A computed fold for a 73-nucleotide RNA from a Candidatus Omnitrophota bacterium, annotated as transfer RNA. Its Rfam family is "tRNA". The family's RNA type in Rfam is transfer RNA. It was read from a public genome assembly. Model confidence (mean pLDDT): 81 of 100.
[in-house]
RNA sequence: GUGGGCGUAGCUCAGUUGGUAGAGCGCCUGAUUGUGGUUCAGGUGGUCGUGGGUUCAAGUCCCAUCGCUCACC
Repeated sequence: GUGGGCGUAGCUCAGUUGGUAGAGCGCCUGAUUGUGGUUCAGGUGGUCGUGGGUUCAAGUCCCAUCGCUCACC
RNA backbone atom coordinates (compact mmCIF):
# COMPACT_ATOMS: atom_id res chain seq x y z
P G A 1 -1.00 3.46 3.53
O5' G A 1 -0.92 2.69 2.25
C5' G A 1 -0.67 3.34 1.02
C4' G A 1 -0.68 2.25 0.00
C3' G A 1 -1.92 1.36 0.00
O3' G A 1 -2.98 1.94 -0.76
C1' G A 1 0.00 0.00 0.00
P U A 2 -4.52 1.71 -0.38
O5' U A 2 -4.75 0.17 -0.74
C5' U A 2 -4.73 -0.27 -2.10
C4' U A 2 -5.08 -1.73 -2.19
C3' U A 2 -6.29 -2.18 -1.40
O3' U A 2 -7.51 -1.89 -2.05
C1' U A 2 -4.52 -3.65 -0.99
P G A 3 -8.82 -1.58 -1.17
O5' G A 3 -9.20 -3.00 -0.55
C5' G A 3 -9.56 -4.08 -1.40
C4' G A 3 -9.65 -5.38 -0.63
C3' G A 3 -10.55 -5.37 0.59
O3' G A 3 -11.94 -5.45 0.28
C1' G A 3 -8.52 -6.46 1.12
P G A 4 -12.99 -5.04 1.39
O5' G A 4 -12.72 -6.14 2.54
C5' G A 4 -13.71 -6.93 3.01
C4' G A 4 -13.17 -7.96 3.98
C3' G A 4 -13.66 -7.77 5.40
O3' G A 4 -15.02 -8.16 5.57
C1' G A 4 -11.37 -8.35 5.42
P G A 5 -15.96 -7.29 6.49
O5' G A 5 -15.51 -7.72 7.97
C5' G A 5 -15.58 -9.07 8.36
C4' G A 5 -14.94 -9.27 9.72
C3' G A 5 -15.41 -8.30 10.80
O3' G A 5 -16.64 -8.68 11.37
C1' G A 5 -13.06 -8.44 10.83
P C A 6 -17.66 -7.52 11.83
O5' C A 6 -16.99 -6.97 13.16
C5' C A 6 -16.77 -7.82 14.26
C4' C A 6 -15.89 -7.16 15.31
C3' C A 6 -16.39 -5.82 15.85
O3' C A 6 -17.39 -5.96 16.85
C1' C A 6 -14.10 -5.68 15.34
P G A 7 -18.46 -4.77 16.98
O5' G A 7 -17.66 -3.59 17.67
C5' G A 7 -16.99 -3.79 18.91
C4' G A 7 -16.26 -2.52 19.35
C3' G A 7 -17.17 -1.33 19.65
O3' G A 7 -16.68 -0.60 20.77
C1' G A 7 -15.59 -0.76 18.00
P U A 8 -17.39 -0.79 22.18
O5' U A 8 -18.94 -0.56 21.83
C5' U A 8 -19.46 0.76 21.67
C4' U A 8 -20.91 0.80 22.10
C3' U A 8 -21.20 0.24 23.48
O3' U A 8 -20.90 1.15 24.51
C1' U A 8 -22.74 -0.63 21.93
P A A 9 -20.32 0.56 25.89
O5' A A 9 -21.50 0.86 26.94
C5' A A 9 -21.81 2.20 27.30
C4' A A 9 -22.15 2.30 28.78
C3' A A 9 -21.10 1.67 29.70
O3' A A 9 -20.97 2.46 30.88
C1' A A 9 -23.20 0.67 30.08
P G A 10 -19.77 3.49 31.06
O5' G A 10 -18.63 2.57 31.71
C5' G A 10 -17.36 3.15 32.07
C4' G A 10 -16.59 2.19 32.96
C3' G A 10 -16.44 0.80 32.39
O3' G A 10 -15.29 0.69 31.60
C1' G A 10 -17.33 0.66 34.58
P C A 11 -15.30 -0.16 30.18
O5' C A 11 -15.25 -1.67 30.68
C5' C A 11 -14.09 -2.20 31.31
C4' C A 11 -14.31 -3.66 31.69
C3' C A 11 -14.78 -4.55 30.55
O3' C A 11 -13.70 -5.02 29.75
C1' C A 11 -16.15 -4.91 32.44
P U A 12 -13.97 -5.42 28.22
O5' U A 12 -14.86 -6.73 28.30
C5' U A 12 -14.34 -7.94 28.82
C4' U A 12 -15.36 -9.05 28.74
C3' U A 12 -16.04 -9.21 27.39
O3' U A 12 -15.23 -9.94 26.47
C1' U A 12 -17.65 -9.25 29.11
P C A 13 -15.49 -9.74 24.87
O5' C A 13 -17.06 -9.89 24.92
C5' C A 13 -17.83 -9.76 23.73
C4' C A 13 -19.25 -10.18 24.10
C3' C A 13 -20.29 -9.88 23.05
O3' C A 13 -20.29 -10.87 22.04
C1' C A 13 -21.09 -9.26 25.19
P A A 14 -21.02 -10.60 20.67
O5' A A 14 -22.50 -10.97 21.05
C5' A A 14 -23.58 -10.20 20.57
C4' A A 14 -24.87 -10.65 21.20
C3' A A 14 -26.11 -10.22 20.41
O3' A A 14 -26.41 -11.16 19.40
C1' A A 14 -26.34 -9.56 22.67
P G A 15 -26.42 -10.69 17.89
O5' G A 15 -27.58 -9.57 17.87
C5' G A 15 -28.89 -9.89 18.30
C4' G A 15 -29.68 -8.64 18.55
C3' G A 15 -29.64 -7.61 17.42
O3' G A 15 -30.51 -7.94 16.34
C1' G A 15 -29.29 -6.53 19.47
P U A 16 -30.33 -7.17 14.98
O5' U A 16 -30.88 -8.19 13.90
C5' U A 16 -30.02 -9.19 13.38
C4' U A 16 -30.84 -10.25 12.67
C3' U A 16 -32.00 -9.69 11.84
O3' U A 16 -32.20 -10.49 10.69
C1' U A 16 -32.81 -11.14 13.53
P U A 17 -31.68 -10.03 9.27
O5' U A 17 -32.84 -9.02 8.79
C5' U A 17 -32.77 -8.49 7.48
C4' U A 17 -33.99 -7.63 7.19
C3' U A 17 -34.19 -6.44 8.12
O3' U A 17 -34.72 -5.34 7.35
C1' U A 17 -36.11 -7.81 8.18
P G A 18 -33.78 -4.11 7.04
O5' G A 18 -34.02 -3.16 8.29
C5' G A 18 -33.17 -3.23 9.45
C4' G A 18 -33.49 -2.11 10.42
C3' G A 18 -34.94 -2.09 10.91
O3' G A 18 -34.95 -1.56 12.22
C1' G A 18 -34.48 -0.10 9.78
P G A 19 -35.83 -2.35 13.35
O5' G A 19 -36.83 -1.24 13.88
C5' G A 19 -36.34 -0.13 14.64
C4' G A 19 -37.47 0.68 15.24
C3' G A 19 -38.52 -0.15 15.97
O3' G A 19 -39.06 0.63 17.03
C1' G A 19 -39.52 1.01 14.18
P U A 20 -38.72 0.17 18.57
O5' U A 20 -38.81 1.55 19.33
C5' U A 20 -38.23 2.77 18.78
C4' U A 20 -37.90 3.73 19.92
C3' U A 20 -36.95 3.14 20.96
O3' U A 20 -36.11 4.18 21.43
C1' U A 20 -38.98 3.74 21.99
P A A 21 -34.54 3.99 21.30
O5' A A 21 -34.26 2.47 21.68
C5' A A 21 -34.22 2.07 23.01
C4' A A 21 -33.43 0.79 23.17
C3' A A 21 -33.15 0.46 24.62
O3' A A 21 -34.24 -0.28 25.20
C1' A A 21 -31.17 0.26 23.28
P G A 22 -34.26 -0.58 26.74
O5' G A 22 -33.67 -2.05 26.72
C5' G A 22 -33.06 -2.62 27.85
C4' G A 22 -32.61 -4.00 27.52
C3' G A 22 -31.73 -4.64 28.57
O3' G A 22 -32.49 -5.19 29.62
C1' G A 22 -30.76 -4.95 26.44
P A A 23 -31.79 -5.41 31.07
O5' A A 23 -30.97 -6.77 30.89
C5' A A 23 -31.62 -7.98 30.58
C4' A A 23 -30.62 -9.11 30.39
C3' A A 23 -29.64 -9.31 31.53
O3' A A 23 -30.19 -10.07 32.58
C1' A A 23 -28.47 -9.29 29.47
P G A 24 -29.76 -9.73 34.10
O5' G A 24 -28.31 -10.35 34.23
C5' G A 24 -28.10 -11.75 34.08
C4' G A 24 -26.63 -12.06 33.94
C3' G A 24 -25.74 -11.48 35.03
O3' G A 24 -25.76 -12.25 36.24
C1' G A 24 -24.77 -11.05 32.93
P C A 25 -25.73 -11.48 37.63
O5' C A 25 -24.24 -10.89 37.69
C5' C A 25 -23.12 -11.75 37.78
C4' C A 25 -21.82 -10.99 37.52
C3' C A 25 -21.51 -9.81 38.45
O3' C A 25 -21.02 -10.23 39.72
C1' C A 25 -21.11 -9.19 36.22
P G A 26 -21.38 -9.34 41.01
O5' G A 26 -20.85 -7.88 40.68
C5' G A 26 -19.47 -7.61 40.63
C4' G A 26 -19.22 -6.19 40.15
C3' G A 26 -19.67 -5.08 41.08
O3' G A 26 -18.78 -4.85 42.16
C1' G A 26 -20.25 -4.56 38.84
P C A 27 -19.35 -4.44 43.57
O5' C A 27 -19.96 -2.98 43.35
C5' C A 27 -19.12 -1.89 43.04
C4' C A 27 -19.94 -0.63 42.79
C3' C A 27 -20.96 -0.31 43.87
O3' C A 27 -20.40 0.38 44.97
C1' C A 27 -21.98 -0.18 41.75
P C A 28 -21.00 0.13 46.42
O5' C A 28 -22.39 0.92 46.40
C5' C A 28 -22.41 2.32 46.25
C4' C A 28 -23.84 2.84 46.26
C3' C A 28 -24.71 2.33 47.40
O3' C A 28 -24.51 3.05 48.61
C1' C A 28 -25.88 2.15 45.37
P U A 29 -24.74 2.30 50.01
O5' U A 29 -26.33 2.17 50.09
C5' U A 29 -27.13 3.33 50.18
C4' U A 29 -28.60 2.96 50.19
C3' U A 29 -29.02 1.88 51.17
O3' U A 29 -29.17 2.37 52.50
C1' U A 29 -29.98 1.42 49.08
P G A 30 -28.91 1.38 53.73
O5' G A 30 -30.18 0.41 53.68
C5' G A 30 -31.48 0.93 53.91
C4' G A 30 -32.54 -0.10 53.55
C3' G A 30 -32.49 -1.41 54.31
O3' G A 30 -33.02 -1.32 55.63
C1' G A 30 -32.83 -1.83 52.02
P A A 31 -32.51 -2.35 56.77
O5' A A 31 -33.14 -3.75 56.34
C5' A A 31 -34.53 -3.93 56.32
C4' A A 31 -34.90 -5.32 55.81
C3' A A 31 -34.23 -6.47 56.56
O3' A A 31 -34.90 -6.79 57.79
C1' A A 31 -34.08 -6.83 54.22
P U A 32 -33.99 -7.20 59.04
O5' U A 32 -33.35 -8.59 58.62
C5' U A 32 -34.16 -9.73 58.39
C4' U A 32 -33.34 -10.88 57.80
C3' U A 32 -32.10 -11.25 58.60
O3' U A 32 -32.41 -12.08 59.72
C1' U A 32 -31.55 -11.12 56.30
P U A 33 -31.88 -11.64 61.15
O5' U A 33 -30.32 -11.84 61.02
C5' U A 33 -29.76 -13.13 60.82
C4' U A 33 -28.26 -13.05 60.70
C3' U A 33 -27.55 -12.28 61.78
O3' U A 33 -27.35 -13.06 62.96
C1' U A 33 -26.69 -11.64 59.66
P G A 34 -27.64 -12.40 64.37
O5' G A 34 -26.58 -11.21 64.48
C5' G A 34 -26.76 -10.16 65.46
C4' G A 34 -25.46 -9.50 65.76
C3' G A 34 -24.65 -9.08 64.54
O3' G A 34 -25.06 -7.83 64.04
C1' G A 34 -23.25 -10.23 66.06
P U A 35 -25.14 -7.63 62.41
O5' U A 35 -23.61 -7.57 61.96
C5' U A 35 -22.80 -6.44 62.30
C4' U A 35 -21.41 -6.59 61.75
C3' U A 35 -21.32 -6.93 60.27
O3' U A 35 -21.49 -5.81 59.43
C1' U A 35 -19.87 -8.33 61.49
P G A 36 -22.16 -6.01 57.93
O5' G A 36 -21.14 -6.91 57.11
C5' G A 36 -19.90 -6.38 56.66
C4' G A 36 -19.02 -7.46 56.12
C3' G A 36 -19.55 -8.26 54.95
O3' G A 36 -19.41 -7.58 53.72
C1' G A 36 -18.67 -9.74 56.55
P G A 37 -20.52 -7.75 52.57
O5' G A 37 -20.38 -9.28 52.14
C5' G A 37 -19.22 -9.74 51.46
C4' G A 37 -19.21 -11.24 51.35
C3' G A 37 -20.38 -11.86 50.61
O3' G A 37 -20.22 -11.85 49.21
C1' G A 37 -20.08 -12.97 52.66
P U A 38 -21.46 -11.62 48.26
O5' U A 38 -22.35 -12.92 48.50
C5' U A 38 -21.88 -14.20 48.11
C4' U A 38 -22.82 -15.28 48.59
C3' U A 38 -24.25 -15.16 48.13
O3' U A 38 -24.44 -15.67 46.81
C1' U A 38 -24.23 -15.56 50.45
P U A 39 -25.41 -14.91 45.77
O5' U A 39 -26.83 -15.05 46.45
C5' U A 39 -27.45 -16.34 46.62
C4' U A 39 -28.70 -16.22 47.45
C3' U A 39 -29.72 -15.19 46.98
O3' U A 39 -30.53 -15.69 45.92
C1' U A 39 -29.38 -14.94 49.30
P C A 40 -31.03 -14.66 44.79
O5' C A 40 -32.15 -13.82 45.52
C5' C A 40 -33.30 -14.46 46.04
C4' C A 40 -34.14 -13.50 46.86
C3' C A 40 -34.51 -12.19 46.19
O3' C A 40 -35.60 -12.32 45.29
C1' C A 40 -33.75 -11.74 48.37
P A A 41 -35.64 -11.33 44.00
O5' A A 41 -36.08 -9.94 44.63
C5' A A 41 -37.33 -9.79 45.25
C4' A A 41 -37.50 -8.41 45.83
C3' A A 41 -37.18 -7.26 44.90
O3' A A 41 -38.23 -6.95 43.98
C1' A A 41 -36.15 -6.88 46.98
P G A 42 -37.84 -6.38 42.53
O5' G A 42 -37.40 -4.88 42.81
C5' G A 42 -38.35 -3.94 43.32
C4' G A 42 -37.65 -2.70 43.85
C3' G A 42 -36.85 -1.90 42.83
O3' G A 42 -37.64 -1.08 41.97
C1' G A 42 -35.61 -2.12 44.82
P G A 43 -37.08 -0.76 40.48
O5' G A 43 -35.78 0.15 40.69
C5' G A 43 -35.92 1.47 41.18
C4' G A 43 -34.60 2.04 41.63
C3' G A 43 -33.62 2.40 40.54
O3' G A 43 -33.93 3.63 39.91
C1' G A 43 -32.48 1.29 42.28
P U A 44 -33.42 3.88 38.40
O5' U A 44 -31.82 3.92 38.48
C5' U A 44 -31.16 4.96 39.17
C4' U A 44 -29.67 4.79 39.11
C3' U A 44 -29.08 4.70 37.70
O3' U A 44 -28.88 5.98 37.13
C1' U A 44 -28.14 3.02 39.09
P G A 45 -29.86 6.48 35.92
O5' G A 45 -29.71 5.37 34.78
C5' G A 45 -28.88 5.61 33.67
C4' G A 45 -27.48 5.13 33.93
C3' G A 45 -26.72 4.66 32.70
O3' G A 45 -26.05 5.76 32.10
C1' G A 45 -26.55 3.02 34.39
P G A 46 -26.81 6.72 31.04
O5' G A 46 -25.65 7.00 29.97
C5' G A 46 -24.40 6.34 30.07
C4' G A 46 -23.93 5.93 28.70
C3' G A 46 -24.28 6.93 27.58
O3' G A 46 -23.18 7.04 26.70
C1' G A 46 -25.20 4.81 27.08
P U A 47 -22.36 8.40 26.74
O5' U A 47 -22.93 9.22 25.48
C5' U A 47 -22.91 8.53 24.19
C4' U A 47 -23.93 9.15 23.31
C3' U A 47 -23.62 8.91 21.82
O3' U A 47 -24.87 8.79 21.12
C1' U A 47 -23.58 11.23 22.30
P C A 48 -25.10 7.58 20.24
O5' C A 48 -24.14 6.46 20.85
C5' C A 48 -22.91 6.13 20.27
C4' C A 48 -22.64 4.65 20.31
C3' C A 48 -22.32 4.01 18.96
O3' C A 48 -21.27 3.07 19.10
C1' C A 48 -24.15 2.90 19.92
P G A 49 -20.28 2.79 17.89
O5' G A 49 -19.04 3.77 18.18
C5' G A 49 -18.55 3.94 19.52
C4' G A 49 -17.40 4.90 19.53
C3' G A 49 -17.63 6.18 18.76
O3' G A 49 -18.33 7.16 19.53
C1' G A 49 -15.57 5.24 18.10
P U A 50 -19.42 8.14 18.85
O5' U A 50 -18.51 9.05 17.90
C5' U A 50 -17.53 9.93 18.45
C4' U A 50 -16.83 10.71 17.34
C3' U A 50 -17.75 11.37 16.34
O3' U A 50 -18.29 12.59 16.80
C1' U A 50 -16.04 10.22 15.19
P G A 51 -19.75 13.07 16.28
O5' G A 51 -19.48 13.48 14.77
C5' G A 51 -18.53 14.49 14.48
C4' G A 51 -18.39 14.68 12.99
C3' G A 51 -19.69 14.76 12.23
O3' G A 51 -20.29 16.03 12.32
C1' G A 51 -18.21 13.31 11.09
P G A 52 -21.83 16.23 11.84
O5' G A 52 -21.72 16.16 10.26
C5' G A 52 -22.80 15.77 9.48
C4' G A 52 -22.34 15.43 8.07
C3' G A 52 -23.43 14.85 7.20
O3' G A 52 -24.22 15.86 6.62
C1' G A 52 -21.57 13.42 7.12
P G A 53 -25.85 15.70 6.66
O5' G A 53 -26.10 14.57 5.58
C5' G A 53 -25.60 14.73 4.25
C4' G A 53 -25.74 13.46 3.46
C3' G A 53 -27.14 12.86 3.39
O3' G A 53 -27.96 13.55 2.45
C1' G A 53 -25.59 11.14 3.84
P U A 54 -29.56 13.63 2.71
O5' U A 54 -30.06 12.14 2.48
C5' U A 54 -29.93 11.52 1.20
C4' U A 54 -30.42 10.09 1.25
C3' U A 54 -31.82 9.92 1.83
O3' U A 54 -32.83 10.18 0.88
C1' U A 54 -30.34 8.32 2.77
P U A 55 -34.08 11.15 1.28
O5' U A 55 -34.89 10.25 2.31
C5' U A 55 -35.43 8.98 1.93
C4' U A 55 -35.89 8.21 3.12
C3' U A 55 -36.80 8.95 4.08
O3' U A 55 -38.14 9.01 3.63
C1' U A 55 -35.15 7.78 5.31
P C A 56 -38.96 10.40 3.73
O5' C A 56 -39.20 10.56 5.31
C5' C A 56 -39.73 11.77 5.86
C4' C A 56 -40.16 11.52 7.29
C3' C A 56 -39.14 10.84 8.17
O3' C A 56 -38.17 11.72 8.70
C1' C A 56 -41.21 9.76 8.42
P A A 57 -36.64 11.32 8.71
O5' A A 57 -36.61 10.10 9.75
C5' A A 57 -36.86 10.34 11.12
C4' A A 57 -36.98 9.04 11.88
C3' A A 57 -35.75 8.14 11.81
O3' A A 57 -34.77 8.51 12.76
C1' A A 57 -37.72 6.88 11.42
P A A 58 -33.26 8.53 12.33
O5' A A 58 -32.90 6.97 12.18
C5' A A 58 -33.09 6.11 13.29
C4' A A 58 -31.99 5.07 13.36
C3' A A 58 -30.59 5.65 13.61
O3' A A 58 -29.81 4.73 14.36
C1' A A 58 -30.60 4.50 11.56
P G A 59 -29.80 4.84 15.93
O5' G A 59 -28.69 3.82 16.37
C5' G A 59 -27.31 4.14 16.19
C4' G A 59 -26.48 2.88 16.12
C3' G A 59 -26.59 2.13 14.80
O3' G A 59 -25.70 2.63 13.83
C1' G A 59 -26.82 0.63 16.63
P U A 60 -26.23 2.80 12.28
O5' U A 60 -26.66 1.32 11.85
C5' U A 60 -25.70 0.27 11.84
C4' U A 60 -26.36 -1.05 11.54
C3' U A 60 -27.02 -1.13 10.16
O3' U A 60 -26.83 -2.42 9.60
C1' U A 60 -28.64 -1.52 11.85
P C A 61 -25.71 -2.61 8.46
O5' C A 61 -26.29 -1.71 7.28
C5' C A 61 -27.18 -2.28 6.32
C4' C A 61 -27.47 -1.28 5.21
C3' C A 61 -26.30 -0.42 4.76
O3' C A 61 -25.44 -1.11 3.85
C1' C A 61 -28.18 0.96 5.08
P C A 62 -23.88 -0.80 3.81
O5' C A 62 -23.82 0.62 3.10
C5' C A 62 -24.22 0.76 1.75
C4' C A 62 -24.03 2.19 1.29
C3' C A 62 -22.66 2.79 1.56
O3' C A 62 -21.69 2.41 0.61
C1' C A 62 -24.34 4.32 2.22
P C A 63 -20.14 2.27 1.07
O5' C A 63 -19.67 3.77 1.22
C5' C A 63 -19.66 4.63 0.10
C4' C A 63 -19.26 6.04 0.48
C3' C A 63 -17.98 6.15 1.31
O3' C A 63 -16.81 6.06 0.53
C1' C A 63 -19.66 7.52 2.26
P A A 64 -15.44 5.48 1.18
O5' A A 64 -14.98 6.65 2.15
C5' A A 64 -14.59 7.90 1.60
C4' A A 64 -14.46 8.94 2.70
C3' A A 64 -13.45 8.64 3.80
O3' A A 64 -12.11 8.90 3.42
C1' A A 64 -15.46 9.42 4.75
P U A 65 -10.91 8.02 3.95
O5' U A 65 -10.86 8.43 5.49
C5' U A 65 -10.54 9.75 5.89
C4' U A 65 -10.81 9.94 7.36
C3' U A 65 -10.09 8.99 8.31
O3' U A 65 -8.73 9.38 8.54
C1' U A 65 -12.34 9.14 8.94
P C A 66 -7.65 8.28 8.93
O5' C A 66 -7.94 8.00 10.48
C5' C A 66 -7.76 9.04 11.43
C4' C A 66 -8.16 8.56 12.81
C3' C A 66 -7.57 7.25 13.28
O3' C A 66 -6.25 7.38 13.75
C1' C A 66 -9.88 7.25 13.74
P G A 67 -5.24 6.15 13.63
O5' G A 67 -5.75 5.13 14.73
C5' G A 67 -5.71 5.48 16.10
C4' G A 67 -6.40 4.43 16.94
C3' G A 67 -5.93 2.99 16.73
O3' G A 67 -4.72 2.70 17.41
C1' G A 67 -8.27 3.05 16.78
P C A 68 -3.74 1.57 16.82
O5' C A 68 -4.47 0.20 17.15
C5' C A 68 -4.69 -0.19 18.48
C4' C A 68 -5.57 -1.43 18.55
C3' C A 68 -5.10 -2.62 17.73
O3' C A 68 -4.05 -3.36 18.35
C1' C A 68 -7.40 -2.30 17.38
P U A 69 -2.94 -4.12 17.43
O5' U A 69 -3.79 -5.25 16.68
C5' U A 69 -4.39 -6.29 17.42
C4' U A 69 -5.29 -7.13 16.54
C3' U A 69 -4.63 -7.74 15.31
O3' U A 69 -3.88 -8.90 15.62
C1' U A 69 -6.69 -6.78 14.69
P C A 70 -2.69 -9.36 14.67
O5' C A 70 -3.43 -10.03 13.44
C5' C A 70 -4.17 -11.23 13.62
C4' C A 70 -4.88 -11.63 12.34
C3' C A 70 -4.00 -11.75 11.10
O3' C A 70 -3.25 -12.94 11.06
C1' C A 70 -5.97 -10.58 10.56
P A A 71 -1.84 -13.00 10.24
O5' A A 71 -2.31 -12.99 8.71
C5' A A 71 -3.05 -14.07 8.18
C4' A A 71 -3.55 -13.77 6.79
C3' A A 71 -2.49 -13.35 5.77
O3' A A 71 -1.78 -14.45 5.23
C1' A A 71 -4.33 -11.88 5.64
P C A 72 -0.25 -14.28 4.77
O5' C A 72 -0.36 -13.39 3.45
C5' C A 72 -1.04 -13.89 2.31
C4' C A 72 -1.25 -12.80 1.28
C3' C A 72 0.01 -12.09 0.80
O3' C A 72 0.71 -12.84 -0.20
C1' C A 72 -1.64 -10.48 1.29
P C A 73 2.32 -12.73 -0.24
O5' C A 73 2.59 -11.23 -0.74
C5' C A 73 2.15 -10.81 -2.03
C4' C A 73 2.31 -9.32 -2.19
C3' C A 73 3.71 -8.78 -1.97
O3' C A 73 4.55 -8.97 -3.11
C1' C A 73 2.14 -7.43 -0.83